[in-house]
RNA sequence: AGUAGGACAGGCAAUCGCGGCUGAUGUAAAUCAGGUGAGGAAAGUCCGGGCUUCACAGGGCAGGAUGCCGGAUAACGUCCGGUGGAGGUGACUCCAAGGCCAGUGCAACAGAAAUAAACCGCCAGGAUCUUCCUGGUAAGGGUGGAAAGGCAGUGUAAGAGACUACCGCCCGGCUGGUAACAGACGGGGCACAUGUAAACCCCAUCCGAAGCAAGACCAAGCAGAAGCAUAUGGCGGCCCGUCAGCUUCAGGUAGGUCGCUUGAGCGUACUGGCGACAGUACGCCUAGAUAGAUGAUUGCUCAACGACAUAACCCGGCUUAUCGUCCUGCU
RNA sequence: GGGACAUAGCUCAGCUGGGAGAGCGCUGCGUUCGCAACGCAGAGGUCGCGGGUUCGAAUCCCGUUGUCUCC
Numbered sequence: 001a002g003u004a005g006g007a008c009a010g011g012c013a014a015u016c017g018c019g020g021c022u023g024a025u026g027u028a029a030a031u032c033a034g035g036u037g038a039g040g041a042a043a044g045u046c047c048g049g050g051c052u053u054c055a056c057a058g059g060g061c062a063g064g065a066u067g068c069c070g071g072a073u074a075a076c077g078u079c080c081g082g083u084g085g086a087g088g089u090g091a092c093u094c095c096a097a098g099g100c101c102a103g104u105g106c107a108a109c110a111g112a113a114a115u116a117a118a119c120c121g122c123c124a125g126g127a128u129c130u131u132c133c134u135g136g137u138a139a140g141g142g143u144g145g146a147a148a149g150g151c152a153g154u155g156u157a158a159g160a161g162a163c164u165a166c167c168g169c170c171c172g173g174c175u176g177g178u179a180a181c182a183g184a185c186g187g188g189g190c191a192c193a194u195g196u197a198a199a200c201c202c203c204a205u206c207c208g209a210a211g212c213a214a215g216a217c218c219a220a221g222c223a224g225a226a227g228c229a230u231a232u233g234g235c236g237g238c239c240c241g242u243c244a245g246c247u248u249c250a251g252g253u254a255g256g257u258c259g260c261u262u263g264a265g266c267g268u269a270c271u272g273g274c275g276a277c278a279g280u281a282c283g284c285c286u287a288g289a290u291a292g293a294u295g296a297u298u299g300c301u302c303a304a305c306g307a308c309a310u311a312a313c314c315c316g317g318c319u320u321a322u323c324g325u326c327c328u329g330c331u
Numbered sequence: 332g333g334g335a336c337a338u339a340g341c342u343c344a345g346c347u348g349g350g351a352g353a354g355c356g357c358u359g360c361g362u363u364c365g366c367a368a369c370g371c372a373g374a375g376g377u378c379g380c381g382g383g384u385u386c387g388a389a390u391c392c393c394g395u396u397g398u399c400u401c402c
Stems, first nucleotide, its partner, number of pairs: 001331008010301007018037002021034005039308001043319002046317005051211004063207005068082005083097001084095004098202002103200002105196003119141002121137007149167002152164003168190001169188004174183003215258004224249005232244004265284008332401006340355004349386001357373005379395005
């Protein structure tokens, strides 16, 4: 100088202020005391799962996602280990890495020609011979991101996998490996002819839908239904009716309670495993609001006074933001 | 818990990948005594930003910023 991984992201004291909890006083409202109170990303909501309600005999279509191999996990598009490829002197990093020998589409411009080839050139023959015509030729030039394996030799009129060696490609069995794949051997002469699937598509695997404003329970008031007996009141008396009153019921609005934080939890030690991770023992309890709480001032200390940013059902990941400080391995 | 959009000063096309465009506005010239209108010519663009796929990206994919909108 670089590279990979990890930890922290202020501490102490005083005063004021805020949300839960416990205790005391109080009918209650409230007051007092004690103790407690955000993050590594609480963020974006991009994946996966728990939980809840609805749907569901079984299967398929459509749609979406994923895509080398093996493993971890509750699950994943995440993680770990490996294979192959790319970058770097190196430590190391990155890869949407199934299939264009199922089909279809596209390849602008340039260039003779873009999936099909003769513009220049080379060679042979001919002619009306400073040139033109016919045929052969993909070794050379030029265009392009890409031009029918590369390079050297043999060969030839000039050339050409036409033939040969090496490399590449394809096929076959063998050896090693759980596998991806690797290695050596033999064969094919490559007409199995290019690229693109983050183009349609094909193949394999997975996916029921919605989300805590999910959902469960209690339940005013208004409106509704039933009843009021020998026996309630108003509408002048009686009957009917109606209004009111009382009782009961169903539904479940306002409101309240639960869901709600003890959990695939955290720490330490040991064991198994290369690792992700798993197991055992011991210890710990760490916000739970419902208009929504963490802040301010002062002093000391410190590299940190001044980064990004404030939980709203909960977890596992990913991605993005981040002033800085410290530790460890390696080049 | 979802969806859409961002392209010239303004309003918008283009997004089954190859040239960046239209109307209004702006500048210059012509026309007119002068102005408007009209005619001719012209300027003006990091296609919100950063990566990737591809020979090639405004267009396809991923991330991100902002705005609008629905339940």